Two RNAs folded together computationally: RNase P RNA and transfer RNA, 425 nucleotides in total. It holds a member of the Rfam family "Bacterial RNase P class A". Rfam's curators write: Ribonuclease P (RNase P) is a ubiquitous endoribonuclease, found in archaea, bacteria and eukarya as well as chloroplasts and mitochondria.

RNA sequence: CGGGUUAAGCAGGGAAUCGCGGCGUGCUACUGGCACGUUGAGGAAAGUCCGCACUCCACAGGGCGCGGUGCUGGCUAACCGCCAGGCAGGGCAACCUGACGACAGGUGCAACAGAGAAGAGAUUGCGGUGAAUAACCGUGAGGGUGAAACGGGGGUGUAAGAGACCACCGGUGUCGGCAGUAAUGUCGGCAGCCAGGCAAACCACACCGGGAGCAAGGUCAAACAGAUGCACUGGGGCGGCUCGUCCCGUAAAAAGUAUCGGGUAGACUGCGCGAGGCGUCCGGUAACGGGCGUCCCAGAUAGAUGAUUCUCCAACGACAGAAUGCGGCUUAUCGCUAAACCCGGCAC
RNA sequence: GUCCCGUUCGUCUAGCGGCCAAGGAUGCCACCCUCUCAAGGUGGAGAUCAGGGGUUCGAAUCCCCUACGGGACGCCA
Numbered sequence: 001c002g003g004g005u006u007a008a009g010c011a012g013g014g015a016a017u018c019g020c021g022g023c024g025u026g027c028u029a030c031u032g033g034c035a036c037g038u039u040g041a042g043g044a045a046a047g048u049c050c051g052c053a054c055u056c057c058a059c060a061g062g063g064c065g066c067g068g069u070g071c072u073g074g075c076u077a078a079c080c081g082c083c084a085g086g087c088a089g090g091g092c093a094a095c096c097u098g099a100c101g102a103c104a105g106g107u108g109c110a111a112c113a114g115a116g117a118a119g120a121g122a123u124u125g126c127g128g129u130g131a132a133u134a135a136c137c138g139u140g141a142g143g144g145u146g147a148a149a150c151g152g153g154g155g156u157g158u159a160a161g162a163g164a165c166c167a168c169c170g171g172u173g174u175c176g177g178c179a180g181u182a183a184u185g186u187c188g189g190c191a192g193c194c195a196g197g198c199a200a201a202c203c204a205c206a207c208c209g210g211g212a213g214c215a216a217g218g219u220c221a222a223a224c225a226g227a228u229g230c231a232c233u234g235g236g237g238c239g240g241c242u243c244g245u246c247c248c249g250u251a252a253a254a255a256g257u258a259u260c261g262g263g264u265a266g267a268c269u270g271c272g273c274g275a276g277g278c279g280u281c282c283g284g285u286a287a288c289g290g291g292c293g294u295c296c297c298a299g300a301u302a303g304a305u306g307a308u309u310c311u312c313c314a315a316c317g318a319c320a321g322a323a324u325g326c327g328g329c330u331u332a333u334c335g336c337u338a339a340a341c342c343c344g345g346c347a348c
Numbered sequence: 349g350u351c352c353c354g355u356u357c358g359u360c361u362a363g364c365g366g367c368c369a370a371g372g373a374u375g376c377c378a379c380c381c382u383c384u385c386a387a388g389g390u391g392g393a394g395a396u397c398a399g400g401g402g403u404u405c406g407a408a409u410c411c412c413c414u415a416c417g418g419g420a421c422g423c424c425a
Stems, first nucleotide, its partner, number of pairs: 001344006008337003012312007020040009042319001046330002049328005054213004061243004066209005071085005086100001087098004105203003108198002123143002125139005151169002154166003170194002172191008217269004226260005234248004262424003276295008349421007358374004366405001376392005398414005
């Protein structure tokens, strides 16, 4: 200098004028207005794909069912998340990717082609019997088909052959040693054991999960018109069933629940001090945890954060806008800044 | 806002891993029939299964992401 990999930060700043939401103070005034001060979107606020907090259902219980997850260890409030490690695959490398337990537990699936598709198979070939191109028998070594045809090349053996047998190589299993918490790695012995693919096919195995959601839920106000169904071998909470438990009622009643009809479209709360941000120290490889200091940082309810001009500048211009909150994942994104590492070339 | 469901010829739909480069109805086109039209008959065209990625030998079908469309849910009583 060229090419590449990883991971991080930013997403405009300043001035003037006009305008909007929240909060505070003051004035007016009677639930409105004005003035001043202060504060006012994101890295994804998004998709709603996971997880949790919170709320109600009973305090969230047992069994079955159903659903999810699936290498190992750790982190966390929790997770289909993150970190570290292992294994497999890709790349010269930095590094990247992986739903990565189990099909040597059971069941199932494999179109077409092919003789034969899972302990299978004689189409051709080879060999034997035979007068024979017939027929029968032996053979899974060669050819052909297919996504896939039951280890590899060599030897022994044989009529021809074959892990049928033998040594070696590869794989698998098993036993033992060593390293590691473990996944796993490595070394040695043994066994012809050679076992094919699919679990984003079902069952089974291990672990996890009760349901619903802020239109949850609580308080108050306004208005209206109720009717019907469901009971003693009870009804309801309980939403797939059941056990268990709690509440209601006791012989004519609807507490409750379901359907239809009616009314309303209001106020307050939940609602922002939080698994909070920033700085620093300590522990840990890291994710993360702990201590100390400091800061307070949107809260609407038809829904506020914008417009114009000038200027700095790479920036006039990207994707896009809170609605209970938080941790992740995924998707969208004009660009800018800085760093570390790898490969190649050149110069010293 | 929250929670569900769906997307296959122009339209309505069947499909549930392979016989599916996807079947049917209706519409469309051509021909026959008729004096003509309709009805009827025969034949034909028309879908890369919303888009992308993955699993598998093989995907409309199974899994993930995205896009689009639709539905339900307030309070009082």